[in-house]
Context: one part of a larger RNA
RNA sequence: CGCUCGUGAAGGAACUCUGCAAGUUGACCCCGUAACUUCGGGAGAAGGGGUGCCUCACUCCGGUGAGGCCGCAGUGAAAGGGCUCUGGCGACUGUUUACUAAAAACACAGGUCUGUGCCAAGGCGUAAGCCGCUGUAUACAGACUGACGCCUGCCCGGUGCUGGUAAGUUAAGGAAGCGGGUUAGCCGCAAGGCGAAGCUCGCAACCGAAGCUCCAGUAAACGGCGGCCGUAACUAUGACGGUCCUAAGGUAGCGAAAUUCCUUGUCGGGUAAGUUCCGACCUGCAUGAAUGGCGUAACGACUGGAGCACUGUCUCCACGAGCGACUCGGUGAAAUUGUAGUUGUCGUGAAGAUGCGACAUACCCGCAGCUAGACGGAAAGACCCCGUGAACCUUUACUGCAGCUUGGUAUUGGGUUUAGGCCCAGCAUGCGUAGCGUAGGUGGGAGGCUACGAACCGCCACUUUCGGGUGGCGGGGAGCCGACCCUGAAACACCACCCUUGCUGUGCUUGAAUUCUAACUGGGUGUGUGCAGCACCCAGGACAGUGCUAAGUGGGCAGUUUGAUUGGGGCGAUCUCCUCCUAAAAGGUAACGGAGGAGUCCAAAGGUACCCUCAGCCCGGUUGGCAAUCGGGCAGCGAGCGCAAUGGUAGAAGGGUGCUUGACUGCGAGUCCGAUGGGACAAGCAGAGACGAAAGUCGGGCAUAGUGAUCCGGUGGUUCCGUAUGGAAGGGCCAUCGCUCAACAGAUAAAAGGUACUCCGGGGAUAACAGGCUUAUCUCCUCUGAGCGUCCAUAGCGGCGAGGAGGUUUGGCACCUCGAUGUCGGCUCAUCGCAUCCUGGGGGUGGAGAAGCUCCCAAGGGUUCGGCUGUUCGCCGAUGAAAGCGGUACGUGAGCUGGGUUUAGACCGUCGUGAGACAGGUCGGUCCCUAUCUGCUGUGGGCGGAGGAAACUUGAGGGGCUUUCUCCCUAGUACGAGAGGACUGGGAGGGACACACCUCUGGUGUGCCAGUUGUCGCGCUAGCGGCACCGCUGGGUAGCCACGUGUGGACGGGAUAAACGCUGAAAGCAUAUAAGCGUGAAACCUCCCCCAAGAUCAGGUUUCCUGCCGAAAGGCGAAGGCUCCUGGAAGACGACCAGGUUGAUAGGCCGGACGUGCAAGUGCAGCAAUGCACUCAGCUAACCGGUACUAACAGCCGAGCG
Repeated sequence: CGCUCGUGAAGGAACUCUGCAAGUUGACCCCGUAACUUCGGGAGAAGGGGUGCCUCACUCCGGUGAGGCCGCAGUGAAAGGGCUCUGGCGACUGUUUACUAAAAACACAGGUCUGUGCCAAGGCGUAAGCCGCUGUAUACAGACUGACGCCUGCCCGGUGCUGGUAAGUUAAGGAAGCGGGUUAGCCGCAAGGCGAAGCUCGCAACCGAAGCUCCAGUAAACGGCGGCCGUAACUAUGACGGUCCUAAGGUAGCGAAAUUCCUUGUCGGGUAAGUUCCGACCUGCAUGAAUGGCGUAACGACUGGAGCACUGUCUCCACGAGCGACUCGGUGAAAUUGUAGUUGUCGUGAAGAUGCGACAUACCCGCAGCUAGACGGAAAGACCCCGUGAACCUUUACUGCAGCUUGGUAUUGGGUUUAGGCCCAGCAUGCGUAGCGUAGGUGGGAGGCUACGAACCGCCACUUUCGGGUGGCGGGGAGCCGACCCUGAAACACCACCCUUGCUGUGCUUGAAUUCUAACUGGGUGUGUGCAGCACCCAGGACAGUGCUAAGUGGGCAGUUUGAUUGGGGCGAUCUCCUCCUAAAAGGUAACGGAGGAGUCCAAAGGUACCCUCAGCCCGGUUGGCAAUCGGGCAGCGAGCGCAAUGGUAGAAGGGUGCUUGACUGCGAGUCCGAUGGGACAAGCAGAGACGAAAGUCGGGCAUAGUGAUCCGGUGGUUCCGUAUGGAAGGGCCAUCGCUCAACAGAUAAAAGGUACUCCGGGGAUAACAGGCUUAUCUCCUCUGAGCGUCCAUAGCGGCGAGGAGGUUUGGCACCUCGAUGUCGGCUCAUCGCAUCCUGGGGGUGGAGAAGCUCCCAAGGGUUCGGCUGUUCGCCGAUGAAAGCGGUACGUGAGCUGGGUUUAGACCGUCGUGAGACAGGUCGGUCCCUAUCUGCUGUGGGCGGAGGAAACUUGAGGGGCUUUCUCCCUAGUACGAGAGGACUGGGAGGGACACACCUCUGGUGUGCCAGUUGUCGCGCUAGCGGCACCGCUGGGUAGCCACGUGUGGACGGGAUAAACGCUGAAAGCAUAUAAGCGUGAAACCUCCCCCAAGAUCAGGUUUCCUGCCGAAAGGCGAAGGCUCCUGGAAGACGACCAGGUUGAUAGGCCGGACGUGCAAGUGCAGCAAUGCACUCAGCUAACCGGUACUAACAGCCGAGCG
C1' cells in the first nucleotide's frame, strides 16, 4: 500500500453521471391501512404496539389472563422486505444476443385481413414419399397488430393484389402465297438470256394462349394525407372570403414528446439556487390513428424526477482484524529483449533525444516503494483512404437459373354437334352524283324469254343502302325486255370468263363444345404367406399428371457490375476539340489558375473574270424625330470577313455583277508537328473540265473548332477467291453508311445500391487526436487622432487607418506516428508563464474624504461551497481579500473513473422502393499489464577520504517557510454643507495552511471488564469453556489518532523595480544623470527551520591506541568494533537505539495506577424468577515503580605505515 471485514465524534447525500457502494428495514402476533381500480387488487400499503424469566388460574394443550423478577437491550446470537409520491415504456407470467446489451426488443392471450372444400392451401424433397392430419372452415396456413377501455378519419392517381376481357400487342407451331439457288428444256453465231418439275434456302398474308396495354374493385394492401393573399369599430388574432395545385390535402386524440432543430422555448410547481423532473401553452424544423391513436388498475433485477428513514458516499478521515505485500525456508513461470558502460536542461534534428551540440550534474552496487518518460508491453489500426480485393444483404442495376402461369406436341383413343379456312360444284350478291332505276369488271352480242304459263295480284322465306332485290307457293291468262335520253363506263335482252361479299353441299384442314371408355388417375373389395402382382367394383377421364418445346412471370436463388480526377474521402464540379492569358521574347510547359467558344453552317457564304470600298462624324434636304432613304465633305481602316477569341486583311480575305461546278478522277517530289495511332502543307504530272482575250486561277469556304480507332454489320461496284467440277453461298478489294462508344485512345451488345454484422491486403503515399510549420482568423499591445467628454483629442473613451507581439481559438499545410502516439469531462497530484483576480509598492484622475476609474512595478502566497447539465463553458444561490487568464500530448487512463462520444441490441422523428442512413433524439452496453532502464521517494552494502578508532562539529550547496481578514485605539480626528469618513502608528482576535504532541475532549482499542441469546462440552447441579462477524450488547488502559492541544509565518539587514529625490554639466538656463549620492515593494539575497564533507576541493576540533615473540613466514593480540544474544513508541529487510551478569534488556513476580462495576462461595428473604449481605467487591493488556526468579550463551575482526 492492496483485498476482505469491524467500529466511529459532530453533520447527514454536502459525494457523484447516479445514494454507485454500504447502511436502514427484516421473523411471528395484534391494531391499523389512502388515492386509484378491470372490484380480483392496490396491501406485508403506510403507520403503530407486543415478544425474556417465574408463580398462579383457565385451556379445545395452540395458548390466554393476573401477579411478580432482571437487563442498555428479551425473534438479546443466526436466518429474515427499507418505505412513499410522481412520470415514460411495455398490459401481465414468460423469452433473448452460451462469452461486454435482459430491455422499451421477442413472445403472448385478444383483434383484423388474405388464402384453403380435402389427393386442401402451405411446407420439405430430383422423385418416391412425408408433414399439414389419422385434422376438415368454431379447421389449417400466411401477414399485420398486440390484455382491457374509447376509437380507428380522408385518398384507389402510383405500386401490389383480385376480377373483367371487346379492341391493340404478342412466341413456338401451322400456313396460302412470294422470292433466291440449281437446270431438263427453249432462244441466241457467240457472249449470254429465259426457265417447268424436283430438291433446297429464305420471306411471309392469315390462324395461334397466358402476359402486357386497357376497364373496374381493393388501404387492419405497399403507401400518401398542400400553398399564397386578404378580412372583425385599439391592437392582436382571423370564425369569413379569394386564388392555385392535388388521388386526397391530417379527422378524433396527443403534442418542446424515447418524436422539438432553433431550445436551457414561455408560464406555473418543486429547490436557497433546477439545461433534469411534473403541469400547462401550441410556433408539431419533422405527431397521429392495427407501420395502430389516446387512456389505463395490476405487474417490472426496465428508465427518469422528488421525499422520508438511514448511513464513512462525503466534509475528512482515524483506529482495529484477517489475508497478501515485506524477511526467512521450499518450489518456481510469463510476456518482453538490435547491442548497451542506459543522467538533466536548452538547442538541433523525419518537425517531442539516455545516445547529436553546448552547458550543468554525477564515487561503485543493492533493497523497498511511486509510475512522469523509455512516442513502454500486448494485437502487421477495427476509424480514414487505397485495391479495376472479399463476403454477406437490398432493389423497378445487368445477365441468368429454379419455381409458377400459359400455348404447342408426345403419352392420346371413339362418337356427335358446331365454327373458321381452303379447293370444287351450285346459287346468290354489287345502290356516290346525274339518270325511268340498286348500272360489279371484261369480252362476245342484236336479239332474248314466254302456253313446259308473260304482265299483274296475294301469301311465305331470305336479304336490304329501307327504296327495293332474289327465291318458293297460289291466283292470273299473253305478253315482258333490249339498241334510244342521260352517263367516265350500257344493258340481268342473252352467252362466256372472272371480281367483291354471302349462302348451300361434298371433301380436306384447323378449332370449339359435348358424349363415351379403353390409355391414364384416385378409391374400395377380394385374392396372394410376404413381395411382385392379379381380378372385380366405384369415381374421374383423354382432362389431369409427366417429358420436350415456346412466351410470360420470376432477388426465391446465382454470377457480377456499380469510372476517374480530387490540397483525405464524400457532396459539388470536371473528363473530347478550338481561341487568348498564365508561358519566363524559338517550340513546349502544370494547377479544382483566369476568360470565352465548338459538337455546325453555306448550291452559295464554292470557282473564275471584271468592277467597287468601309465604320464613324459634320453640313444640307418633304413627312422624318439622336437614329430610315438622298446630296456634299472629313475620315487608312476604328467597319466587314456566318458563329468564340486570336492572328490576318481594303495594293482584299470585305461589297457587287456575269458565266459557272475544280465542293473533280488517277497520283504526288519535298516538308512541318506528333511516343505511336495520326494531323497539317505542298510544287509538279496525266485525264476530263470551269472562268478568262490572255497570262493564268480552280483538287471547296481568310486561317485556326464543327469530332470517334478497331471489331461487327448494311448498301453500291469489282478484271479477285470459290473446299471434286460448274455454279451458288460466303469472303476479299474500291466507294459509302450505322456510335453524346461526350468517362470523347473508345474494358461488355448488355450492369445500381447497403454494410455499425463485417473481413483481407496495404498506407502515416491520405483524413479524424496530439505535435510541427504558418498565423488568415483569434487574443493582446503600440502608433495616428476624426470625434465624445459643458469648455478641453489623450481623467475616461476613440471613427477611418498603420505597425507589431503571442501561439490558448477556428482554420491552412499533410512533415513524424495507421507491424496502434487511447479520444471529452471529472477525480487525484501538480508545475510553469504573466497579458495580475486578491494581497504589496507607485503615477494620473473629470481623486474633497470614503469608494472608484486608468496606467506602471510586482508571480511570494492565496484564489470557496453549493443547484442544473456527461459537460468544458455557462446561468443561478450563498460566502469571501479575491473567487485571475493561459501553457504543460486541449498536463495527468502501465494513476482512478467511464457520465459523453464512438462497435454489436432496441425505440422515435426524418430520408430511402429497399438493404439501410442521420455532428438528430433515446434506453442498454468487458477500461489488461507482476516495472528491466531513466526519473522520483526512502533505505542499506562496498570502497574512498594517506596509521587505526570514538565523539563533537563547520557549512559550500540544497530544500522548506513566505498568507490574509475582522475588530479596537489613534479618531468620529484630517477631509466634508452634510451624509459619511481616512492615510499613518499601536493593539486584539480569527480563517486557511504547516509542524509537533496526546494533558484535556473525542475515536479506535479482535489478548481488559461486564451483561446476554442459541447450542455443544467439562458425568450431573453449580461454575466455567468452545462456536455463532470480536456471536451480539454496554463500557474501556496503553498505543495510534482529530474533531483535541501547542507552536509557526515575524522583526530586522542588504541590493533593487515602478516611482520619488539631492547635487549637476554636456546645453552660462533648465534637467534626478551624463560623473557622483539617496529614498523606495509580499518579488531578489539574507534573517528563521531542515538536510548536508562522495563539498573525490572528501573540511575542522577533542580524546583513545600506537606493544610483545620470532631470522623470516607468522603468532599473541591495542583502542575500538562486529557476529551473536535479551529487547525497543526503532524498524519492510538492512539500518538506528537500549542492554548483555560489574546487568533491570525482556519475561515472571510484588506493589501501584487505569478500566470495569460489586466475583466465586456461603448465609439470609422469597413458592419461584430473583434480591440483599460479606463487597467501591472480583478481575484487570500494552502504563508507573520495584525485584535477578528465568533468558542475555558462544565467538570473530581490528594499527605497526609512507
RNAcentral holds the full RNA, with entries from ENA. Predicted 3D model of a 1202-nucleotide part of an RNA (large-subunit ribosomal RNA, half B) from a Planctomycetota bacterium. It matches the Rfam family "Bacterial large subunit ribosomal RNA". Gene Ontology terms of the family: ribosome and structural constituent of ribosome.